[in-house]
The prediction has a mean pLDDT of 77. This is a predicted complex of two RNAs, RNase P RNA and transfer RNA, with 456 nucleotides together. It holds a member of the Rfam family "Bacterial RNase P class A". Rfam describes the family as follows. Ribonuclease P (RNase P) is a ubiquitous endoribonuclease, found in archaea, bacteria and eukarya as well as chloroplasts and mitochondria. Gene Ontology terms of the family: ribonuclease P activity, tRNA processing and dimeric ribonuclease P complex.
RNA sequence: GGAGUUGGACGGACUGUCGCCGCGUUCGCGUGCUUCGGUGCGCGGACGGAGAGGAAAGUCCGGGCUUCGCAGGGCAGGACGCUGGGUAACGCCCAGGAGGAGCGAUCCUUGGAGAGCGCCACAGAAAGCAAACCGCCGCCUUCGGGCGGUAAGGGUGAAACGGUGGGGUAAGAGCCCACCAGUCGUCACGGUGACGUGGCGAGCUUGGCAAGCCCCGUUCGAAGCAAGACCAAAUAGGGAAGCGGAUCGGCCCGAUCAACGCUUCCGGGUAGGUUGCUUGAGGGCGCAGGUAACUGCGCUCCUAGAGGAAUGACAGUCGCCGCCCUUUGCCGCAAGGCAUGGGGCGGUACAGAACCCGGCUUAUAGUCCGACUCCCGAU
RNA sequence: GUCCCCAUCGUCUAGCCGGCCCAGGACAGCGGCCUUUCACGCCGUCAACAGCGGUUCAAAUCCGCUUGGGGACGCCA
Numbered sequence: 001g002g003a004g005u006u007g008g009a010c011g012g013a014c015u016g017u018c019g020c021c022g023c024g025u026u027c028g029c030g031u032g033c034u035u036c037g038g039u040g041c042g043c044g045g046a047c048g049g050a051g052a053g054g055a056a057a058g059u060c061c062g063g064g065c066u067u068c069g070c071a072g073g074g075c076a077g078g079a080c081g082c083u084g085g086g087u088a089a090c091g092c093c094c095a096g097g098a099g100g101a102g103c104g105a106u107c108c109u110u111g112g113a114g115a116g117c118g119c120c121a122c123a124g125a126a127a128g129c130a131a132a133c134c135g136c137c138g139c140c141u142u143c144g145g146g147c148g149g150u151a152a153g154g155g156u157g158a159a160a161c162g163g164u165g166g167g168g169u170a171a172g173a174g175c176c177c178a179c180c181a182g183u184c185g186u187c188a189c190g191g192u193g194a195c196g197u198g199g200c201g202a203g204c205u206u207g208g209c210a211a212g213c214c215c216c217g218u219u220c221g222a223a224g225c226a227a228g229a230c231c232a233a234a235u236a237g238g239g240a241a242g243c244g245g246a247u248c249g250g251c252c253c254g255a256u257c258a259a260c261g262c263u264u265c266c267g268g269g270u271a272g273g274u275u276g277c278u279u280g281a282g283g284g285c286g287c288a289g290g291u292a293a294c295u296g297c298g299c300u301c302c303u304a305g306a307g308g309a310a311u312g313a314c315a316g317u318c319g320c321c322g323c324c325c326u327u328u329g330c331c332g333c334a335a336g337g338c339a340u341g342g343g344g345c346g347g348u349a350c351a352g353a354a355c356c357c358g359g360c361u362u363a364u365a366g367u368c369c370g371a372c373u374c375c376c377g378a379u
Numbered sequence: 380g381u382c383c384c385c386a387u388c389g390u391c392u393a394g395c396c397g398g399c400c401c402a403g404g405a406c407a408g409c410g411g412c413c414u415u416u417c418a419c420g421c422c423g424u425c426a427a428c429a430g431c432g433g434u435u436c437a438a439a440u441c442c443g444c445u446u447g448g449g450g451a452c453g454c455c456a
Stems, first nucleotide, its partner, number of pairs: 001375010012318007020051001023048011053350001057361002060359005065224004072253004077220005082096005097110005111215002116213002118209003133154002135150006162180006181205002183202008228275004238266007245257004268455003282301008319348008328339004380452007389406004398436001408424005429445005
């Protein structure tokens, strides 16, 4: 200098003009109540202070909170899945194991197929019980072929039942042997563990799919702020069908409640206000523990709570990026390259809180910082 | 806001516990035959798995993410 890998941060600034929302103080007008001191509501004005994000998004997971009968047992069902740890919890995060890709930094995958069932199209002789199309070998033969043996060779396929060499044989074959690879059993050592290393034994060589059913283990009650609580308004607490008990998402047990009760449909009325509501498993800094995720302690900071929804628009200047023109300097024979100053044009994303958090995923103009790898050159 | 459902030719749909599916049918379109002509009828043709990844030998189908569309909701009770 080039090519990459990975982690983190930011994601416009200022000024002017015109606006938006609701909060506090205050003034005016209207109106209600009044013990005439005040006070509630509505409208308008002035002043002050606050007003989106890293994803607010998708609503894919997990939790807080609230209600339902405080939630019990079994079956069914859903979700997850190497090991250890973190956490309020998770399908998230951290560290590690095994397998795979890459020269490497690094990235991807993750229980069980020797419990059982099922599937493996086409091609191929044969697709998991084993199997004989060609070939090879033996026997028979009417010379066309037939019977038997054989998985070493051919060919098919995504996948064909260990590999190499030797022995052996009619030809062959773990049939036997040596070495290698794997599996299983067992022992020793290391590790919390997944697992690793080594020894011994067994010719044991046994395909894939569980994001098919399933098995094993862990876990899950359901609904959701339109939850729920209070006030107000309204009124036909009406009709039909079904059930005979009803209720805890499905079934059974169990439990609780009731004696006219429940479910569904049709019809009717009303859709206003207050609360829940924002300070929270919260952010920043320092110290300590831990490889890390994270945790503990101390100090410090406060940051929308509006329910159809405000947080904006325009102009100017600056910043950042890209392209074009151009000044000066350096290198080079040159084409041109690098640095620097000026001018013009264009761009400045994705996207908008709606009960609140922790994650994941997806979208994102561009910028900055850290760590690491490979290649080339110089010293 | 919350909770659900769906997506296949131009339209309506079958297939959706994987393969015989470069996806079948009907209507519509186009071309031809028939007819004097049109219609009917017959034959042929055109045309689709919303998009992107993953699992698998193999995906419309199974699993994720995205996009688009549709539906339900409070109180009296």